c-di-GMP-I riboswitch aptamer from a Eubacteriales bacterium, 84 nucleotides, folded computationally. The coordinates come from a structure-prediction model, not an experiment, and the mean pLDDT is 91. The sequence was found by an Rfam model in a public genome assembly. NCBI's taxonomy places the organism under Bacteria, Bacillati, Bacillota, Clostridia, Eubacteriales.
RNA sequence: UACCGAUCAGGGCAGAGCAGGCGAAAGCCUGUGACGCAAAGCUCAGGGCCUAAAGAAGCAAUUCCAUGGCAGCCAGUUACCGGU
Numbered sequence: 001u002a003c004c005g006a007u008c009a010g011g012g013c014a015g016a017g018c019a020g021g022c023g024a025a026a027g028c029c030u031g032u033g034a035c036g037c038a039a040a041g042c043u044c045a046g047g048g049c050c051u052a053a054a055g056a057a058g059c060a061a062u063u064c065c066a067u068g069g070c071a072g073c074c075a076g077u078u079a080c081c082g083g084u
Stems, first nucleotide, its partner, number of pairs: 002084004012037002017032006035072001041077003046074002048070003055064003
C1' cells in the first nucleotide's frame, strides 16, 4: 500500500416504537429505546428512491415537476484492530 473480516483489544453507532418540537409532505431535531451495523464515519454538483407546498394542465378526480428530502439503497472518500 492492496485485499480480506475469523479471532484479539479498545470501543463506536443506534432501527422500529414512544414523548416533545419543526415541516405541506417526505423527513429532521431532542430524549428514551436497541433492530441491527466492520465503516450504520463523512459527502447530495454520480446513480437510484421518497415527497409535491408553490407553479403548470384539467370541469373534476387527478397528473407533471425539486428548488425539498433519504448516506441504515448503491456510489465516492477517510479510518481503528487483526490476518494475508